[in-house]
RNA sequence: UCUCUGAGCUAGGGGAGCCCGCAAGGGCUGAGAGUGGGGUAGUCCCAGACCCUUCGAACCUGACACAGCUUACACUGUCGUAGGGAAGCCUAGGAACAUGCAC
Numbered sequence: 001u002c003u004c005u006g007a008g009c010u011a012g013g014g015g016a017g018c019c020c021g022c023a024a025g026g027g028c029u030g031a032g033a034g035u036g037g038g039g040u041a042g043u044c045c046c047a048g049a050c051c052c053u054u055c056g057a058a059c060c061u062g063a064c065a066c067a068g069c070u071u072a073c074a075c076u077g078u079c080g081u082a083g084g085g086a087a088g089c090c091u092a093g094g095a096a097c098a099u100g101c102a103c
Stems, first nucleotide, its partner, number of pairs: 001095002004093003008089003011053004017028004035047004059084003065078004
């Protein structure tokens, strides 16, 4: 010094869908599908869990997109080298290079 590996600290970003049911509730995919509190209530606020933080498809836009598949979501391919998107510090190791000293 690093498109290398791990630990830690602090900070930040994000989503919550589909199906059945009068309801209660149940089922599916998923890391996560609404756990606690506030509020008359909500697509609101605070916290939690989970995922992600530039090596960035976590997540948002295009998009109620297109093709296949499904009751639907999901899934597969495309769009997509698209447009956006939240990180710093510290520590241990590894590798390479340079310099000095000794032999």
Predicted 3D model of a 103-nucleotide RNA (TPP riboswitch aptamer (THI element)). Rfam family: TPP riboswitch aptamer (THI element). The literature on the family includes a 2002 paper in J Biol Chem by Rodionov et al., "Comparative genomics of thiamin biosynthesis in procaryotes. New genes and regulatory mechanisms". The sequence was found by an Rfam model in a public genome assembly. Model confidence (mean pLDDT): 78 of 100.